[in-house]
């Protein structure tokens, strides 16, 4: 830099990615070389072999060789001299003078250098070797001889060394070599110096932890002794009582230190593998000897543990050295070769050791460095992926065609003087012997097709997967890197996410509840003094190696030489002195003081008022009273509430009173008295002289509630009882009430202890209120100071709200506290308290978010304004009966499918007897009922098509007869006709054809809805960091975002509204039908209305509104309709059509006959028809429009009761037909289940069709069921409308109570806008954004995880105290092997303290798609919400005190 909290923003915060790096490991590959590196685990054990040896020119003597001999070589072992303290391993211990750095003084140092001396004489011994015991062995022990450069003694002392001195005292070794000599060589003593090396001291740096706060008795310091190479409590005796500690002593835990390593822009953070320097250690634990040097990896003595030999007496061992081997483990290599080179021992050399060392094995652990060809090549080959099927990728890739030969292989030649192990050169043939890995939704380069179908599986984060997965699995392309690629682990970066550089803290996490004050940081002004901080020069140092520049060496790189710089840090020295500090001195502005008054609910203690209240005595007085939304518990005729008197009692102070006033905060209010604290106060005077600010611990105050004693207790009042609410009600509401509230004296220390804003101090527009105090004068007004407030566009900060001289601005001191949410302000521990608890304070697990601000929606039992048959008023109705549709059920062989709140249910279906039909039985066909196309064949026959037979229910099979062909073209012919290819046609056989088979959640197109609801947007410009605002809000008005004014807006779109249709009136033209005028009447085209004219009223006098009047056929949108905005509802419809994908293909396609969709305990939803008298019955009269009509309407006249038959005029329609009812007059009925009502059900007939059993509709007769107005709900209508009344069409052979339309006849009512419902609009709250059908809290149940507690149980590390105590040391005794005593490792016993492992059972946490209870929060969340507290309840929780506003 990104990704990820949101709808969507900005900001705060975690988290996760990209980058580099390893001693790595593991997956999956694997070709060469070079340089590098390689047990991070168990300081577990270790077989076997090597690692330290040398010297015969220190010594005797032995063996074996060679020589005649003399004498020479070699080998062991001893004596004995040098070296085994280097090298080479490993990090246990170790917070420590260990270690780094920079000093010191009190030392010692073999071998090495340099200097000058010496180097005389004597002597005792031992092993080896031999003889002899004793043991299994390892060894050991006695005798006897022996040699030195082993030992001893004498001499001799200039140096040394002791001492003042005088004087004392301390040495030595020889050996080679020569014929020989000779200081020639090697050595030896003793001295002195140097180099390098080692011991010792300091300062200063070195890791977490305070949930380790006090450590310490050889401990501090002296002093005598002692000891050491050297100081020194390094060790004793003795005196004093010191020493160290908030600058972190002492305790835990971790941990070798550095040069440097990676990592970062850098400050820094992380690490200490190879090499390098120091230290510690060598199975663990002690201890000394030897020696220069050790308290000794491959020496030694005891202990302890482990192992091995054994004759059981005893004895041996030490790989954290190279190698190798067992375990451990996710893991690390060969028992290799050489001393050729570098370096060590030893030697006069030669030489000899040398698992340091150089090289080689093995591991792609790492880093470089080559290869795996190279150029040419388009039929873009085959084949593979995908494809719109056309193509397109793979791909110039390959084939093929020229070439090269690095690596490899063969072969030979040089180099390395000796040489382990190597190199370099030629030359031969040969593309030959060589590519994989991870990924491909975004971060983050690189997409397609199958599979699969919240499955299998991915995943670093957000996620992905539920049938069209660029996220899985595969395959094809593609991208990254390459002999590697990827993973996991760590560390640093990204993280400015501990912030020195470089964060913060009103609301995100965060200022202590307040003040006082210690240590500590900081601190006014002027002169002075030193120069400690500081600056500048300079000297050393800071090891090479590493880094960083530059040559240069390998073919280059990596790697390695070499040469040179720097940075930074200590220590010295010079100088400078402006800031900081120091020393001394002055001064006053900062602080404080003196003096006089004024202000205030400051705070202690006393002492007092009056209203209320209550309660107690009396009066009056009666039946209620009190409560609550309504009640009820309660009190009350034993006289209450009410009222008057009197007295008693506690508590708490009305008005004043306020944006006031005091006080640190907490917090304070009746009045007066006493005591007592702080602040302000103008100007002028005087005192001090920096005395200040902060403020770790610490002391001190500190609301409510709550404890402890003792008092008091009117009222209120946690618990508690009862009454209600209620599904429950442990609540909320009521009625009683105890603690408690109040006082005295003592705890507690906590609050939303808030301005959620630490104190102090400067600066940085202003306007206005108020409080106290001065002043001044025009006495109601100005300036001052000091408070308490509001505003707000100064600047400026802020995420953003907002602050904004009261700062959250701009600076400075100086504290506090913050680092994702949860777990948890818990748990352990520790302080405090009588308790409650407080106070300090983790860790495992879990999640990817958790949070502020503000936005835009939506929501709300928030407001406000507005509308709408939404309510309200009327009218008819539904729901109850019967019947009809329809739909849930249910049943069934099917009862085919859809459609599901509003917005499905007389819906798709403008007609389910067959068809329709998709559902069910059976029966049947297989290129098909239907398209196209290609191959073969037929063309006078196998076509089609009619008959007839036989099966058969029909499809259909079978057999038979018959009838029935045509077009054009080419060749040959005059033509007749023949061949040949065709075209309609057929027949086979392939492609395909069908599918009302899924998927309306792939989808097109149609539709429903919200709603004919006024809204929904865009362009420029302005505002805001930004989502977004404005525009569109606001004030009036409208049906309307209509329209007018106003405004940072100014236009404009899609919606309204108008264009359009049909009704109404006018006009003009033309007009079939009609005998014919005129009218009606049709058509076609025009007018007509627009608040337009007047008046009264309202209003900004602007849109507009409310009344009225003219005129008009209409008057304020004249009535209807058509039209449906951006969008919602994964709304509906694959079954109307299309159309993606998936299924099915002798079947899920196609045919057929019957059957179904018509079932029927039941439910629901829309009709009809009634239940009657505003009516039925009957008779008589009369009046429409929209339509439709030749496969048709049908007059008419005749037949039948009737439906309807027969007949037939008109009419392809203004001509002809279908064609009215209510009503109206007149009679009957008289309120009953009737003359109402018409279901049912029997009998006859009628249409209409092949066909009316399932399953049609109509008529006649008969029958004559529920039903007398309909519970809770609940629907429609505001005018030609509801309500009646009947026609007509579509559909359709035939069947409407259904839809569409048409007219008749025609009401009643709206006071209004609290309420229901539904929408707009602004605006508030919001923890909702799948949007209140949302979010979400606790208990219980169930699975899982971790951790706390906890009877116990194990284990570990440090000590203490007690006894036993090896080795060694010291001291006494002692001839001695001895032997006592202190000390001492370490074993046992034991008390405690401490870390951690289990731990039955406990409380709690965290998590787990669909468990139980309830509804605490979120909106006034249905009782506002939260914090301390205290009590209670199943749980959320709920009261009661005091608090805050979030």
């Nucleotide at each position: 830099g990104g990704a990820u909290u949101u709808g969507a923003u900005c900001c705060u915060g975690g988290u996760c990615c990209a980058g580099g790096a390893u001693g790595a490991a593991c997956g999956c590959u694997g070709g060469c070389g070079g340089c590098g590196u390689g047990c991070c685990u168990u300081a577990a054990g270790c077989a076997u072999g090597c690692a330290a040896g040398u010297c015969g020119a220190a010594c005797g003597g032995g063996a074996g060789c060679c020589g005649c001999a003399a004498g020479g070589c070699u080998c062991a072992a001893g004596u004995g001299g040098c070296a085994g303290a280097c090298g080479g391993g490993u990090g246990a211990g170790u917070a420590a003078c260990g270690c780094g750095u920079a000093g010191g003084a009190a030392u010692c140092u073999a071998c090495c250098u340099c200097u000058g001396g010496g180097u005389g004489g004597a002597a005792c011994a031992u092993a080896g070797c031999u003889c002899a015991u004793c043991g299994a062995a390892a060894g050991a022990u006695g005798g006897g001889g022996u040699a030195a450069u082993a030992u001893u003694c004498c001499a001799u002392a200039g140096u040394c060394u002791c001492g003042u001195a005088a004087g004392a005292g301390u040495a030595a070794a020889g050996c080679a070599u020569u014929a020989a000599c000779u200081u020639u060589g090697c050595g030896c003593c003793g001295a002195g110096a140097g180099a390098g090396g080692a011991g010792c001291c300091u300062g200063c740096g070195u890791c977490c932890u305070a949930u380790c706060a006090g450590c310490u008795u050889g401990u501090u310091g002296g002093u005598g002794g002692g000891g050491u190479a050297a100081u020194a409590g390094c060790c004793u005796a003795c005196c004093a009582a010191g020493g160290c500690g908030a600058u972190g002593a002492c305790g835990g835990g971790u941990a070798g230190c550095u040069g440097g390593a990676c990592u970062g822009a850098g400050a820094g953070g992380u690490c200490g593998a190879u090499c390098a320097g120091c230290c510690a250690c060598a199975a663990c634990u002690g201890c000394a000897c030897u020696g220069a040097g050790a308290c000794a990896c491959g020496g030694g003595c005891a202990g302890u543990a482990c192992a091995c030999c054994u004759a059981c007496g005893g004895g041996u061992g030490g790989c954290a050295g190279c190698a190798a081997c067992u375990a451990g483990g996710a893991a690390u290599a060969u028992u290799g070769g050489g001393c050729a080179a570098u370096g060590g021992a030893c030697g006069c050399a030669a030489g000899u050791c040398u698992g340091a060392c150089c090289c080689a094995g093995c591991g792609a652990c790492g880093c470089c460095g080559c290869g795996u060809g190279g150029a040419g090549g388009a039929a873009g080959a085959a084949g593979g992926u995908c494809u719109u099927a056309g193509g397109a990728u793979c791909g110039u890739a390959a084939a093929c065609u020229c070439c090269u030969u690095u690596u490899g292989a063969u072969a030979g030649u040089c180099c390395u003087u000796u040489c382990a192990c190597g190199g370099a050169c030629u030359a031969u043939a040969g593309a030959a012997u060589a590519a994989g890995c991870c990924u491909c939704u975004a971060c983050u380069a690189a997409c397609u097709a199958c599979g699969u179908g919240c499955c299998a599986g991915a995943a670093g984060u957000c996620u992905c997967g539920g049938u069209a997965a660029u996220a899985c699995g595969u395959a094809g392309g593609a991208g990254g890197c390459a002999a590697g690629c990827g993973u996991u682990a760590u560390c640093c970066g990204g993280a400015u996410u501990u912030a020195c550089u470089g964060g913060g803290c009103g609301u995100a996490a965060a200022g202590u509840g307040u003040g006082c004050g210690u240590a500590g940081g900081c601190g006014c002004c002027c002169c002075u003094u030193c120069a400690a901080g500081u600056u500048u020069c300079u000297g050393u140092u800071u090891a090479a190696a590493g880094a960083c520049c530059a040559a240069g060496g390998c073919u280059u790189a990596a790697c390695c030489u070499u040469g040179g710089a720097a940075a930074a840090g200590g220590c010295g020295g010079a100088a400078a002195u402006a800031c900081u500090g120091u020393u001394g001195g002055g001064g006053u502005u900062g602080a404080g003081g003196a003096u006089u008054g004024g202000c205030a609910g400051g705070g202690a203690u006393g002492c007092u008022g009056g209203a209320a209240c209550a309660g107690u005595a009396g009066g009056u007085g009666u039946a209620g009273c009190a409560g609550u939304g309504a009640a009820a518990u309660g009190c009350g005729u034993u006289g209450a509430u009410a009222u008057c008197u009197a007295c008693u009692g506690g508590a708490a102070c009305a008005c004043c009173a306020a944006a006031g006033g005091c006080g640190a905060a907490g917090g304070c209010a009746g009045g007066c008295a006493u005591c007592u604290g702080g602040g302000c106060u103008u100007u002028u005077u005087c005192c001090u002289g920096a005395c200040g600010c902060u403020g770790a611990g610490g002391c001190a105050c500190g609301a409510a509630a709550g404890c402890u004693a003792g008092g008091g207790u009117a009222g209120c009042g946690a618990a508690a009882c009862a009454g209600a609410u209620u599904a429950g009600a442990u609540a909320c509401c009521u009625g009683u009430g105890u603690a408690g509230u109040c006082c005295u004296a003592g705890c507690c220390g906590u609050a939303a202890a808030c301005g959620a804003u630490g104190u102090c101090c400067g600066c940085u527009a202003g306007c206005u209120c108020u409080u106290u105090c001065c002043g001044a004068c025009u006495u109601g007004u100005c300036g001052g100071a000091a408070g308490g407030g509001g505003u707000g566009u100064a600047a400026g900060c802020u995420a953003a709200c907002g602050c904004g001289u009261u700062a959250a601005g701009c600076g400075g001191a100086c504290c506090g506290c913050c680092u994702g949410g949860g777990g948890a302000g818990u748990a352990c521990g520790g302080c405090c308290g009588c308790a409650a608890g407080g106070c300090u304070a983790a860790a495992a697990c879990u999640c990817a978010a958790a949070g502020g601000a503000a936005u835009u929606g939506a929501c709300g039992g928030g407001g406000a304004c507005c509308c709408g048959c939404a309510c309200a008023a009327c009218c008819a109705g539904u729901g109850g009966a019967g019947c009809g549709u329809g739909u849930g059920g249910u049943u069934c062989a099917a009862u085919u499918c859809g459609a599901g709140a509003c917005a499905a249910a007389a819906c798709g279906a403008a007609a389910a007897a067959c068809c329709u039909c998709a559902c069910c039985a059976a029966g049947g066909u297989u290129u098909g009922a239907c398209a196209u196309g290609u191959u073969a064949u037929c063309g006078u026959a196998c076509a089609u098509u009619u008959c007839u037979c036989u099966g058969g229910a029909a499809a259909c099979a079978g057999a038979g007869a018959g009838a029935a062909a045509u077009c054009a073209c080419g060749u040959a012919g005059c033509a007749a006709u023949a061949c040949g290819a065709g075209a309609u046609g057929a027949u086979a056989a392939c492609a395909c054809a069908g599918g009302u088979g899924c998927u309306g959640c792939a989808u097109g197109g149609c539709u429903g809805u919200c709603g004919u609801c006024a809204g929904c947007u865009c362009g420029u410009g302005c505002c805001g960091u930004g989502a977004g605002g404005u525009g569109u809000u606001c004030c009036c008005u409208u049906a309307a975002g209509u329209g007018g004014g106003g405004a940072a807006a100014c236009g404009a779109g899609c919606g309204c509204a108008a264009c359009c249709c049909c009704c109404g009136c006018c006009c003009a033209a033309u007009g079939u039908u009609a005998a014919a005028u005129a009218u009606u009447c049709a058509u076609u085209g025009g007018g007509g209305a627009c608040g337009g004219u007047c008046c009264c009223g309202a209003u900004u006098c602007a849109a507009u509104c409310g009344g009225g009047a003219a005129g008009g056929a209409a008057g304020g949108a004249g009535g209807g309709g058509a039209a449906g905005a951006c969008g919602u509802c994964a709304a509906g419809u694959c079954a109307g059509c299309a159309c993606g994908g998936c299924c099915c293909u002798u079947a899920u396609a196609c045919c057929u006959u019957g059957g179904g969709c018509u079932a029927c305990a039941c439910a629901c939803a829309c009709a009809c028809u009634a239940c009657a008298a505003u009516g039925g019955c009957g008779a008589a009269g009369g009046c429409a429009a929209c339509g439709a009509g030749c496969c048709g309407c049908a007059a008419u006249u005749g037949a039948g009761u009737a439906a309807u038959c027969a007949u037939a005029a008109g009419c392809u329609a203004a001509u002809c037909u279908c064609u009215a009812a209510a009503c109206u007059u007149c009679g009957c009925c008289u309120c009953a289940g009737u003359u109402c009502a018409g279901a049912u059900u029997g009998a006859g007939g009628g249409c209409u069709g092949a066909a009316a059993c399932c399953c049609g509709c109509c008529c006649u007769c008969a029958u004559g069921a529920a039903g007398c107005c309909g519970g809770a709900a609940u629907u429609g209508g505001u005018a030609g409308u509801a309500a009646u009344c009947g026609c007509a069409g579509a559909u359709c052979a035939g069947c409407a109570u259904g839809c569409u339309g048409c007219g008749g006849u025609g009401a009643a009512u709206a006071c209004g806008u609290u309420c229901u419902c539904g929408g707009g609009u602004c605006u508030u709250g919001u923890a909702c954004a799948c949007a209140c059908c949302g979010c979400c809290c606790g208990u219980c149940a169930a699975g899982g995880c971790a951790g706390c507690a906890a009877a116990g149980u194990c284990g570990g590390a440090a000590g203490c105290u007690a006894u036993c105590g090896a080795a060694u040391a010291c001291c006494g005794c002692u001839u001695u092997u001895g032997u006592g005593g202190u000390a001492g490792a370490g074993a046992u016993a034991g008390a405690g303290a401490u870390c951690g492992g289990c731990g039955a059972u406990g409380a709690g946490g965290c998590u787990u798609a669909a468990g139980u209870c309830g509804u605490a929060a979120c909106a006034a969340g249905g009782u506002a919400u939260c914090c301390c507290u205290a009590g209670c309840c199943g749980a959320a929780g709920c009261u009661g005190g005091g608090g805050a506003u979030g």